[in-house]
RNA sequence: ACAUGAGAGUUUGAUCCUGGCUCAGGAUGAACGCUGGCGGCGUGCCUAACACAUGCAAGUCGAGCGGGGGUGUGCCCUUCGGGGGACACCUUAGCGGCGGACGGGUGAGUAACACGUGGAUAAUCUGCCGGCUGCGGCGGAAUAACAAUCAGAAAUGGUUGCUAAUGCCGCAUAAGCUCGUUAAGCCGCAUGGCUAAGCGAGGAAAGAUUAAUUGGCAGCUGAGGAGUCCGCGUCCGAUUAGCUAGUUGGCGGGGUAAAGGCCCACCAAGGCGACGAUCGGUAGCCGGCCUGAGAGGGUGAACGGCCACAUUGGGACUGAGACACGGCCCAAACUCCUACGGGAGGCAGCAGUGGGGAAUAUUGCACAAUGGGCGAAAGCCUGAUGCAGCAACGCCGCGUGAAGGAAGACGGUUUUCGGAUUGUAAACUUCUAUCGACAGGGACGAGGAGAAGACGGUACCUGAGUAAGAAGCCCCGGCUAACUACGUGCCAGCAGCCGCGGUAAAACGUAGGGGGCAAGCGUUAUCCGGAAUUACUGGGUGUAAAGGGUGAGUAGGCGGUCAAGCAAGUCAUGUGUGAAAUACCCGGGCUUAACCCGGGAAUGGCACAAGAAACUGCGGGACUAGAGUACAGGAGAGGUAAGCGGAAUUCCUAGUGUAGCGGUGAAAUGCGUAGAUAUUAGGAAGAACACCAGUGGCGAAGGCGGCUUACUGGACUGAAACUGACGCUGAGUCACGAAAGCGUGGGGAGCGAACAGGAUUAGAUACCCUGGUAGUCCACGCUGUAAACGAUGAGAGCUAGGUGUUGGGCCGAGAGGUUCGGUGCCGGAGCAAACGCAAUAAGCUCUCCACCUGGGGAGUACGGUCGCAAGAUUGAAACUCAAAGGAAUUGACGGGGGCCCGCACAAGCGGUGGAGCAUGUGGUUUAAUUCGAAGCAACGCGAAGAACCUUACCAAGGCUUGACAUCCCUAUGAAGAGAGCCGAGAGGCUAAGUACCCUGAGGGGACAUAGGAGACAGGUGGUGCAUGGUUGUCGUCAGCUCGUGUCGUGAGAUGUUGGGUUAAGUCCCGCAACGAGCGCAACCCUUAUCUUUAGUAGCCAGCGGUUAAAGCCGGGCACACUAGAGAGACUGCCGGGGACAACUCGGAGGAAGGUGGGGAUGAGGUCAAAUCAUCAUGCCCCUUAUGUCUUGGGCUACACACGUGCUACAAUGGCUGCAACAAAGUGAGGCAGGCAAGUGAUUGUGAGCGAAACACAAAAAAGCAGUCCCAGUUCGGAUUGCAGUCUGCAACUCGACUGCAUGAAGUUGGAAUCGCUAGUAAUCGCGAAUCAGCAUGUCGCGGUGAAUACGUUCCCGGGCCUUGUACACACCGCCCGUCACACCAUGGGAGUUGGAAGCGCCCGAAGUCUGUGACCCAACCGCAAGGGAGGAGCAGCCGAAGGUGAAGUCAGCGACUGGGGUGAAGUCGUAACAAGGUAGCCGUAUCGGAAGGUGCGGCUGGAUCACCUCCUUU
Repeated sequence: ACAUGAGAGUUUGAUCCUGGCUCAGGAUGAACGCUGGCGGCGUGCCUAACACAUGCAAGUCGAGCGGGGGUGUGCCCUUCGGGGGACACCUUAGCGGCGGACGGGUGAGUAACACGUGGAUAAUCUGCCGGCUGCGGCGGAAUAACAAUCAGAAAUGGUUGCUAAUGCCGCAUAAGCUCGUUAAGCCGCAUGGCUAAGCGAGGAAAGAUUAAUUGGCAGCUGAGGAGUCCGCGUCCGAUUAGCUAGUUGGCGGGGUAAAGGCCCACCAAGGCGACGAUCGGUAGCCGGCCUGAGAGGGUGAACGGCCACAUUGGGACUGAGACACGGCCCAAACUCCUACGGGAGGCAGCAGUGGGGAAUAUUGCACAAUGGGCGAAAGCCUGAUGCAGCAACGCCGCGUGAAGGAAGACGGUUUUCGGAUUGUAAACUUCUAUCGACAGGGACGAGGAGAAGACGGUACCUGAGUAAGAAGCCCCGGCUAACUACGUGCCAGCAGCCGCGGUAAAACGUAGGGGGCAAGCGUUAUCCGGAAUUACUGGGUGUAAAGGGUGAGUAGGCGGUCAAGCAAGUCAUGUGUGAAAUACCCGGGCUUAACCCGGGAAUGGCACAAGAAACUGCGGGACUAGAGUACAGGAGAGGUAAGCGGAAUUCCUAGUGUAGCGGUGAAAUGCGUAGAUAUUAGGAAGAACACCAGUGGCGAAGGCGGCUUACUGGACUGAAACUGACGCUGAGUCACGAAAGCGUGGGGAGCGAACAGGAUUAGAUACCCUGGUAGUCCACGCUGUAAACGAUGAGAGCUAGGUGUUGGGCCGAGAGGUUCGGUGCCGGAGCAAACGCAAUAAGCUCUCCACCUGGGGAGUACGGUCGCAAGAUUGAAACUCAAAGGAAUUGACGGGGGCCCGCACAAGCGGUGGAGCAUGUGGUUUAAUUCGAAGCAACGCGAAGAACCUUACCAAGGCUUGACAUCCCUAUGAAGAGAGCCGAGAGGCUAAGUACCCUGAGGGGACAUAGGAGACAGGUGGUGCAUGGUUGUCGUCAGCUCGUGUCGUGAGAUGUUGGGUUAAGUCCCGCAACGAGCGCAACCCUUAUCUUUAGUAGCCAGCGGUUAAAGCCGGGCACACUAGAGAGACUGCCGGGGACAACUCGGAGGAAGGUGGGGAUGAGGUCAAAUCAUCAUGCCCCUUAUGUCUUGGGCUACACACGUGCUACAAUGGCUGCAACAAAGUGAGGCAGGCAAGUGAUUGUGAGCGAAACACAAAAAAGCAGUCCCAGUUCGGAUUGCAGUCUGCAACUCGACUGCAUGAAGUUGGAAUCGCUAGUAAUCGCGAAUCAGCAUGUCGCGGUGAAUACGUUCCCGGGCCUUGUACACACCGCCCGUCACACCAUGGGAGUUGGAAGCGCCCGAAGUCUGUGACCCAACCGCAAGGGAGGAGCAGCCGAAGGUGAAGUCAGCGACUGGGGUGAAGUCGUAACAAGGUAGCCGUAUCGGAAGGUGCGGCUGGAUCACCUCCUUU
């Protein structure tokens, strides 16, 4: 010798769960890509059991035999050519013996006693080897070789003749051998076996030799080997359920080494199978190997055991052993030779070839070792084997250097330009020499006398000498260690999953850098793991996938109490086995390791022996608590059949009665003057049973409801007489089983699929209406399904309570209590992903059954079964996706609900929409009509003012370091200002002309001009979807958050919800919350009242003066005003309401009353909202132009459409005249009084005023008076003509204004739509910014000054709470089906092609066996004839291949066809998700382009409202 379990990514806006997919690990006989130094040990056709050239892989023995050949020695004869014979040695074709049944290969077949394991053989055999006993006597006949001859191309064969043996045969002898028989003892699980004895019969042999030996025969035995039989184990499919005729058994026989239907005759009718027969598919099995914590799962290369096979199929012979890989015969296919007549062959032996394939090696060396065959031996043979070669194919080891070395070199990359990094890395210095290369030495492997080494001059050792010859591959978004730059721009590409790429890519490509591993590294494929994702260890089924629709019950499984017995399970002990190798432990050997060796431990299993008896089991005995029976009761829509009843509907008849009825959102179709509807009476028919009625009752479920009767099932209660475990569950099976549907026959009132008509609608095959057929009803039969649901199988036991109800019992006067059975609700522990369940469990346990294993394809196809059909049941695969799903959370949304607010509606006033004009936009046009803004939230917007300029646009003409900034060089010169000519101008050309500071006297500096070179300037070019800033909007809406705590596994919740209240998350109260922040409010400005301070440029009451008048003057600061400071208003006071609160209603006082009015002030967020053309800015783009300058033009166009305004249409008015009252502003290039001129715009002149002083400046409406008299006007003013004024370089395109003249449309505006709640609307004028000039626009100012608000049902927007959700890009969401197109796999399909297996029949090779055997015939008998025995031949049974037939089965192809899946933004609709706009869904029937609609029955997995009942809290 036990030391052992890791997770991650991905469904969502986020969460928890379920669940699949994917990854990280290990492994391989591998292959592919890139790369490659050495060595050791292993491994190497997984595919075509495809075909094979060539060589080799099984021979050996002359000591079994005859012969032949060769060599040597010597002999004889000789015609001298030669011949004969002897001996020795060598060699060998043949006869003979042994071996070719081992060794070696392969895995086709085989699902089987083939294999594994354990047994049996009393049912067997065994050559060679070991041990023991005994024996070996006498004869005989052939035959190959050989010779001759014949046939043949060959292979080979025939005939005749000769010959030997350890070849063959006969006789003898013999046993403890075999058989028969007599009969004894012992033993065994049965047949039976063993032992001893008597008698009879049968029955063997071989010699060789070198004289040591060796071989032969019979018998027994051992060892090893083999055969046969049996128990157990051994893949998938039931869409394979029945199979079987020698089949199952018996008797008798045959056969075999041996039992046996193994074979045969006869007899019987058996045998196997749901514990899976038969059939189909796949497969050699095991030790082991890989993985795993284990249990398991996968696998069966190499090594070892067994089996099977040897081109395919069949067969026997020989032999100890074969039905035989390198033997034979036959058939078939193929290949080769051939003289065409015939022959030959079998690499799944070792090499090797072709082929197949992603892929797998040398036609090597040696028998030196190990082993095998033969031999007496030497020895021969041995592609077994030992070695070598090739291959990174695997495992293991080593190296490619080590130490020092910062100027942190060069180069590269990057940069914020400073640097950082590559990096001690390199260079350089010193050192070392493993491997490789060279030189020298040189094995073990051969143990003990000798010989013998393929490997191999190999391993190993030594030496000299050089850092020399030796590093790559993959990765760097997360998982997962490792990041930057450039290129690219949804392209090219990547990808294991999630996913990257659409101009700033750590994800593509390249580079630099980094990480990992390393002579390898990655990829692919396969297996296990992770995966508790098939759950034995170790899962589940209310809603995620999953409880059968329900019961009865068979097999099976499980089973109450007691005491004995047995010992099958169980437990413990021992024995045998569990081969070796492997794995593990301890050691040892190669320098180490891999590798090898030794020892040990282990091997869960099987078998046997003798034990134990608690539990299970078995048979028997006893019991009563489970179960049942009998008895006594009460309850009930339990079932079946028959009969009866009333209300209602419809119809018929009659009466009354008259014009409508009916129906709807509104209508119409329909009915009705031929009398409807309505009403009265009578009648008919069918169907269903109001109220009672109830989370009440009964039933197994489906289901059951008027009353009565008959028959009948079950449950419950009580008492405790009887039986004595009789029980539970229940695969198959049988029965029942809503609605729809089917068949036959009835029936048919109402309702009502289909259908018809009318509506609605874009359409409406629907929802609505009017009709209406099947059907609904009955009888009999079939169907067998539903959301057949509590989405919860049945049974048993246990585990807090509370409160209803129902049927009984007991106690009690009652109230009430208690007990058994049923049926509800709430709730604790516990469970659960949560929701929830909770004694009627989804809790804790036990028993049995059914079912699940990602979504789709699909409950589909095929097949089977059932059915009249519809269809039901059983029930896949290809392919495709990375999800599908459950519960809960936060939002958003709803043609959901509740509450509340807002000029949101309503109530009012005035407008717009009609006209003309102004202005902006669209469109169109144009050389250009620059650009932006686009529902609200673009459109009198950017633009607070386009004639030039602006100006960005167009045309034309110029410039190119530039119109503008910084730097450098040269030249010139102060700067600057001005002049002439050409030109439309920009510009070009020309001329003239003045100077500062320092100095070393050369020059330099500052400034300017010109020229030059480049850095750069410049861009109203692009991107507002790269940005900053700014702004709009919801919205001045009341919201948006945080800390701590608490609750929840968590996302989150709570706080922030609730009751009140408010303009307000404003405040109060309550509360597992307590606080806080940004918002609200307040603080700020302004306005309304008062006080005070100050008193000029403001004011003038009183005093004085003065004027035509006048604060004009003195004076004053009272008032007003100005502008500083204060006061004032806080629900402070009173009353009502409210909870005694917050607050609210009313009142007082007050200038003002409940935020007094107005302004500024805009939380967190939303809209990729707007703006790159205010500005800034990343990136991209242009650079003699997309920059810049200039002239002219354009932005001002004009068939038209829209927005915003002005003026009107008139009498509440127009016109004329007279004559009042503001506020807020502005003014020096200005405002300008006054005076003068002009009809006027305006002009001339110019006082005053940088302004509480002067001016603009007249306010207008209003008022008073006059006129007009309802009209296209004395309304309205467009348009046009003429004449002017002003600004400006310039009013043509294209300004404003004035005068005269002209005098258009328009008579109050369709659908629709806008603003406004008080000093508001309406109306009236005034001012300012911009600005030379130009306003109906914009921003301000004041004057006059209303009407209405019942109220919140509705429209719009918003806030809070709640509810549903399949939405989260958040309803402008999601999403379904047909159709069209493309691709993919698949079903059917007239048929067609092929395979395998079985069956029937035909033919029937070789061959065994049987029969026959007229022919042949050596051995034995016989003198012979002949006999015996044998053989050829023939016949028969069987029999392979082949032929043929029918029925099936599997697969390929198949015109056409069916659905399915996937695709970019196609078409038609809108079915589902919200009450999804007709709630949805299930089953069924029917109809329709499609989703789908409708009928009948069912479900809630339906929202909302109301009611009833129950429960909880107070």
Molecule: small-subunit ribosomal RNA
Organism: uncultured Eubacteriales bacterium